Molecule: small-subunit ribosomal RNA
Organism: metagenome
RNA sequence: AGAGUUUGAUCCUAGCUCAGAGUGAACGCUAGCGGUGCGCCUAACACAUGCAAGUCGAGCGAGAACUUUUCUAGCUUGCUAGAAAACAGAAAGCGGCGAACGGGUGAGUAACACGUUGGAAUCUGCCCCCAAGUCAGGGAUAGCCAUUGGAAACGAUGAUUAAUACCGGAUGUGCUCUACGGAGUAAAAAUUUAUUGCUUGGGGAGGAUCCUGCGGUCUAUCAGCUAGUUGGUAAGGUAAAAGCUUACCAAGGCAAUGACGGAUAUCUGGUCUGAGAGGAUGAUCAGACACAAUGGAACUGAGACACGGUCCAUACUCCUACGGGAGGCAGCAGUGAGGAAUCUUCCACAAUGGACGAAAGUCUGAUGGAGCGACACCGCGUGAAGGAUGACGGCCUAACGGUUGUAAACUUCUUUUCUGAAGGAGCAUAAUGAGAGUACUUCAGGAAUAAGGGACGGCUAAUUACGUGCCAGCAGCCGCGGUAAUACGUAAGUCUCGAGCGUUACCCGGAAUCAUUGGGUGUAAAGGGUUCGUAGGCGGAAUGAUAAGUUGAAUAUUAAAGGCUGAGGCUCAACCUCAUGCAUGUGUUCAAAACUGUCAUACUAGAAUUAGGGAGAGGUAAGCGGAAUUCUGUGUGUAGGGGUGCAAUCCGUAGAUACACAGAGGAACACCAAAAGCGAAGGCAGCUUACUGGAACUAUAUUGACGCUGAGGAACGAAAGCGUGGGUAGCGAAAAGGAUUAGAUACCCUUGUAGUCCACGCCCUAAACGAUGAUAACUAAGUGUUGGGACUUGAUCUCAGUGCUGAAGCUAACGCGAUAAGUUAUCCACCUGAGGAGUACGGUCGCAAGAUUAAAACUCAAAGGAAUAGACGGGGACCCACACAAGCAGUGGAUCACGUGGUUUAAUUCGACAAUAAACGGGGAACCUUACCCAGACUUGACAUCCUAGGAAUUCUUUAGAGAUAGAGAAGUGCUUUUAUUAGAGCCUAGUGACAGGUGCUGCAUGGUUGUCGUCAGCUCGUGCCUUGAGGUGUUCGGUUAAGUCCGUUAACGAGCGCAACCCAUGUCUUUAGUUAUUAUGUCUAAAGAGACUGCCUUGGUUAACAAGGAGGAAGGUGUGGAUGACGUCAAAUCAGCAUGGCUUUUACGUCUGGGGCUACACACAUGAUACAAUGGUACGUACAAAGGGUUGCCAAGCAGUGAUGCUGAGCUAAUCCUUAAAGCGUAUCUAAGUCCGGAUUGGAGUCUGCAACUCGACUCCAUGAAGUUGGAAUUGCUAGUAAUCGUGAAUCAGAUAUGUCACGGUGAAUGUGUUCCUAGGUCUUGUACUCACCGCCCGUCAUGGCAUGGGAGAUAGUAAUACUGGAAGCUCCCUCGUAAAUAGAGGGGUCC
Repeated sequence: AGAGUUUGAUCCUAGCUCAGAGUGAACGCUAGCGGUGCGCCUAACACAUGCAAGUCGAGCGAGAACUUUUCUAGCUUGCUAGAAAACAGAAAGCGGCGAACGGGUGAGUAACACGUUGGAAUCUGCCCCCAAGUCAGGGAUAGCCAUUGGAAACGAUGAUUAAUACCGGAUGUGCUCUACGGAGUAAAAAUUUAUUGCUUGGGGAGGAUCCUGCGGUCUAUCAGCUAGUUGGUAAGGUAAAAGCUUACCAAGGCAAUGACGGAUAUCUGGUCUGAGAGGAUGAUCAGACACAAUGGAACUGAGACACGGUCCAUACUCCUACGGGAGGCAGCAGUGAGGAAUCUUCCACAAUGGACGAAAGUCUGAUGGAGCGACACCGCGUGAAGGAUGACGGCCUAACGGUUGUAAACUUCUUUUCUGAAGGAGCAUAAUGAGAGUACUUCAGGAAUAAGGGACGGCUAAUUACGUGCCAGCAGCCGCGGUAAUACGUAAGUCUCGAGCGUUACCCGGAAUCAUUGGGUGUAAAGGGUUCGUAGGCGGAAUGAUAAGUUGAAUAUUAAAGGCUGAGGCUCAACCUCAUGCAUGUGUUCAAAACUGUCAUACUAGAAUUAGGGAGAGGUAAGCGGAAUUCUGUGUGUAGGGGUGCAAUCCGUAGAUACACAGAGGAACACCAAAAGCGAAGGCAGCUUACUGGAACUAUAUUGACGCUGAGGAACGAAAGCGUGGGUAGCGAAAAGGAUUAGAUACCCUUGUAGUCCACGCCCUAAACGAUGAUAACUAAGUGUUGGGACUUGAUCUCAGUGCUGAAGCUAACGCGAUAAGUUAUCCACCUGAGGAGUACGGUCGCAAGAUUAAAACUCAAAGGAAUAGACGGGGACCCACACAAGCAGUGGAUCACGUGGUUUAAUUCGACAAUAAACGGGGAACCUUACCCAGACUUGACAUCCUAGGAAUUCUUUAGAGAUAGAGAAGUGCUUUUAUUAGAGCCUAGUGACAGGUGCUGCAUGGUUGUCGUCAGCUCGUGCCUUGAGGUGUUCGGUUAAGUCCGUUAACGAGCGCAACCCAUGUCUUUAGUUAUUAUGUCUAAAGAGACUGCCUUGGUUAACAAGGAGGAAGGUGUGGAUGACGUCAAAUCAGCAUGGCUUUUACGUCUGGGGCUACACACAUGAUACAAUGGUACGUACAAAGGGUUGCCAAGCAGUGAUGCUGAGCUAAUCCUUAAAGCGUAUCUAAGUCCGGAUUGGAGUCUGCAACUCGACUCCAUGAAGUUGGAAUUGCUAGUAAUCGUGAAUCAGAUAUGUCACGGUGAAUGUGUUCCUAGGUCUUGUACUCACCGCCCGUCAUGGCAUGGGAGAUAGUAAUACUGGAAGCUCCCUCGUAAAUAGAGGGGUCC
C1' cells in the first nucleotide's frame, strides 16, 4: 500500500466481498510446563446452607463456670459434697462509639445525572490549634426475681436496682435574639494520680449541600408546550439561596439554534481501531451517580430517607396448634433456572487497610493467598552433532527413475524440562508467615515425559494420484461438480502458524462508500416547473475608535492509574517501580490591532432614480376582416360519388358528387416567417383601438451600499381532468360499423359522444428539457443575425441579445468552450447500489381524480454511463455470382433400378441427417466378406514375444459328424555346423504364466484425413502515429479490376499468408528423334524451343491505372480447362480405414464352424434409368472416333446352336493381336392408335460363372404385353465445343443385380450484355437493451413448489400509558378529647404514593 467481482474486450460510476488489528468471547480438533492478568455480557430471575459488623468491664448493675488456698462432712493414701477468701469473668441487659465506611449491581435516569469551569446563602461526629469551664442535686428504668398469656414470634402485670442513661437548678468567658432597656442558654465522669473524657465558643483540615457557563444519543411520519406555569410583594419553611410552599397582584415563560412528545442509554478517566481527523465502545482498574424483591414513608443520627434497621401496601416463598408469625445473596462461596457461555459451599488475618478499645486484643468473604478454566498476553521445551547400500515402507512414474529424505536406523553428545534425594531465602522483624518446605540452589537418573491445527482454483504462500459423476458435496467473493475435478471425499507430498490452530459473532480499518481534512449533481443517483420575498448566510472603497472573534505571553486547573520517552526490578519477557514531558480543554491577567465584527464620519466604481428617441406574436378587454370547411335554399346537370395497398361499411334516381349564386354559424388566422422577436417560466402570431408590465441603448443629474442569495411563505404555472352556465363549423377519447388478421377489444376506412371554444371557480402535474439553480468577476480567435449608439459611412468601432466553428482549459468519454460543463467567490436545492417504490402507513391539500411529504421487511451481485470490435436489421449506399431475368433440357406424375426413413424380424450389423445425409463409407453382401442372429465347439487362445520339454516340416488313407473337430493308420527324417554326442535357424505339438484379442464405449479426451462458407477476396504483422483504454490508423477515400488487381490521394511506411504468376493438359509454328504404319511429304508419337506483353495505333481518362475500338496474329486482353483452397467458422464428419489416451470385457463383448440375415414390405423421401413416340419405331445397306485394358488374360478366323454360348484354336506381355463405334446418311414400311409406341410383370425352355445360383446372380430364346398420351404446388442444371443428344472404355470383379462412378470422343444449339426483385457473398455507413451474437434478447398472466409479509370469525397471555375508583403506614399540618403542661397517648380530618 491494495485486490477480486458487471463486459466479447475497455474506461468510468457504483455496490458487494477479501487481505490487517482487536475481544470479558463461544464452538471444533488438539494439548508438555511456568509466570502475569482475566472469568454470568443472558433472568435487577428465584434462592437451601455457612459466613460477610462489631467492639468497649478503664461508663453501669448483676455475676454462671474454671483455678488456687483454707475449713467442714461422708469416707479407701484420695475422691465427692458444702462453706469462706483470692484470682477470674461466659451468656443476657443498660450505656457509648461504629453500623451512612468497606463490598455488590447498572434496573432507572437525556437529567445540573456526569465531565469541565466558576461561585455561596450553608452544615460538619471522630482529628488538630486556641479560649473558658467541668458546681451542687433529683426521680426513674432494663436486667434480675415472682406470677402469668401464647404453638411460636413475642409479650403482660407486680416488686426491686445502677450509670459517662434521663431531668430540672446554679454559673456565663462566650454564643443566640433584641424594641438596645434587656432576655435566653452547658457539662460526666473514670482513675493505677500519668492522664483520658465531658461542656461552650472561635479557627483549621478533610467531608457534605446548593447555584452556574459550556460539552457529549436518535426521531419533525412528535410543531406547538406551559396555571405554580414566568415574575413581583408578604408570610411560612430549610443547615442554607430559591415558587421550595401558601395568599394576593401582573401575564408572562419556552420553542425551527428544535420546545413538548416518543425511542434508546448510567456518565467519565480511559479502551479498541485509524497516518491523522475521526469512528466504535464504557468488562477488569480508578472517580462520580443511582439502586438494594416491587412501590411508598418517615424515625434515629454529625451524616441515611439506610443492601445484611423500622413501618405500611403488593407479589412470591416458608413455619403454624389456623388463632397468627417469619423472610429478602445486585456481599463471599454455592444451588436451580435462563443461555453459545463464565470458577472453590478453600486458607489466613502473616502483610495493607478499617471498626471498637488506654492497651493487650477482638472482629473484618475488605484484603492477602491458594484452587478451577490455553480465556488472553509473555517465556521455555518436545533434543543436538554426525550419518547414503540415498535402506524398508508409502506415493507418483514416461517403468528409466523421482519423492518422502539426513528424515529414519546407527554412532557420539547434552539434560532446559521430568523423576528422586538434600539444602533453602525474602515478604518481617523487638516479635508474629496463610501462602509453603514455595521460589531458588546442589547431586543422581535417563532421550528419557511432551505436536498438532488449518490450507494448497484466483484473491493467497503451497499439487499430484485415486474415488465420485450437476450425485455426494464445497463455497468469504468470483464460482467448482454432468467420466480424465490442482475447487467434492481420501491418500501422498507441499505451504503456513505452532501448544496451539481454525470457525462463528461483534467493532474499527481498508471505505475519499456521508468527503472539516476529503466527493459529487448535461448523459452514471442527484438542479426545486418559474418568479417574488421573510428569517438566516455572505457582502464595494476610505479614516478613526473599540477589542467580541483572532494571535501571543504568563498563570491556575486539567485526580491517580493508563499512553509516549528514559531508567530500574523479577534469569528475559509479559508484569511491576521510578523520573521527565504531553494531556490538543476551561478560567484569569497582560499585550497586539493586520483581517472579520461593532460604533462614528465621509466616498462613488455595485444598486436605484431622472431625460430622450426607438424595437417587440409581452399581457388584458372591446370591435372589425377575408380565405377555407360544413350546413341550408335556388338553379344547371346525370349516375355515380367517396374511400383504400385492394376493398367494404357509407352517400346517391326521394337526384348525390361536380358547377354557379345567395344565406347561416363556429373555430382557426395561409403568404409575410426567419438560426428572427417578446416574456420569470408555462407560453405568445389576422387587423384596429383603449388600458398596461418589462427589457436594451444614449446622455445628464441625484441618492449613497440602499446589494446578492433565499429555509419556511406567497403568486404564476402546458395539456388532460373536475364544477356551474353558455356555445359546438371542423377535429375527435368512448361507442358503433366496415376491413386486415389465426385472432385484431389495434394500426386503415365510414360515422360519432364527452372534450376541444367562451365566462367564472378548482386541480398544480409533464421528457414543466439546455435533462445544465441564481448572482458577480476573469480567460484566444473566426463567422452569421436582431435592437440601440458613434463617427472617419467601413469586410469600421461599441453596448445588449441570439446562433455556428473553435484555442487554452475541463470531462469517464461523448462533448462543453465569453450564452462554459474553463478559473474563482457567495447563497440555496438535491444525491449516496439495483429492485421493492415515488409504493404502504400517518400527516397536509383537493369536490373527486389525485397531489405532496415518505419508509421497512424481503430479494440480488450486480443495476448503470460513455465509447470499442463484431453479429444482426422486414436500415441506407456500392459491387459480384447461372442469384434472378432471357433461354434450353429436366425433376416433381408412370414403371423399374438404387439409397434412406419407417415398419417387420431371431437378425434385418454399424455409421452418415438443412445447405454440408440419402447410386454416401461400399470402386461391386449367393459362401467368404460380416461387424448381426440361431446352433455347435475352443480357452495362453485364430495372431505376436519370451521360457521349458518333445518332435523335422510335411503328405496321404480311413471312421464319426452339418462342419469346426475328434479318433485310427501309413509315408517321411531335410538345411547350416560339429570328430562324434550335439548346437543353431525355421516349422509343429504339449505345458506354464506374463500376456494376446475386442468392428465393445467415448469423434464432447485426440492425431491424421475430409466437408462447408469459398477459388469468396479477404486475413494479419513490424515500426511509427492517434486514443486514459479496449482499439484505431495502415486495410478508409476517388477511380479501376476477375481480384486488398493496379493507379492517385493519404500519418503512415513497409512486410507476410491469400489473388496473380510459376505446374499439367490443350490450341499455332520451328528443330530433333522415332517403334508400328506408310511409296514419300504431311499427319501421328515425345523431347527441346518460339509465340501474347495492352507490345503497336486511335479515342476516352488526371500526361495515371485502366477502358472501348482497330491492326497484325493460330490465339487478345487471366486464350481455354485442370491442379492449387488464406486466417478462421460449424465441440461439422470419422475411435468401423489407420493410429491413439481413458474406461470396459477375459471359459467371453475373444476365436472357429454350419445355416440364416444385411435382398423382408400397408407406406414416405432422395438420386437415376426407360418411356409416353413420326425431329419417331422397325428392316436392310453404308461412313467417320477418341481414350483405355489384356497371359489364371484379351481372344481373331472357322464350325455348331434362333440365341446366350460351346468346341477348336491363329495372334498378342501389345501404335503390331483382341478392335466392329453409335447417333448420322440412303432405301423401304408403319400413319396418330395405348399403336409395328412403351417395355414392366409373369409362364416355359436354356447358357455361363462358381464347392454351391432355394432364400439371393447375370445373360439368351419363345410366349405374356402393366402403368404411361409430357406430369399440381414446388424445384434443378447449364453462357460454347457449353447445354442437349449418341455411343465407347476402365476400376472393383470367379460371376454379377452398373441404369451407378470415373474417363473418352461423335453430332452440336438457344439466350443474356441488364441488376428492380429472390438466394448467397464482399466493402463502407447507421441503430442496437444482441456477444451462446435475431434459431438473440425479453414482458405479462397461468400451473406447481419454496421464501417473506399481510387479511381473517375469534381465542389466550402480557406490557405501557391515560382516565376513573379506592386511600395503608408515616407526618408538632389542623381539630377534639386528654394532661399541671406536652412534640406522651386516644379519636377525627387533611396530604400523598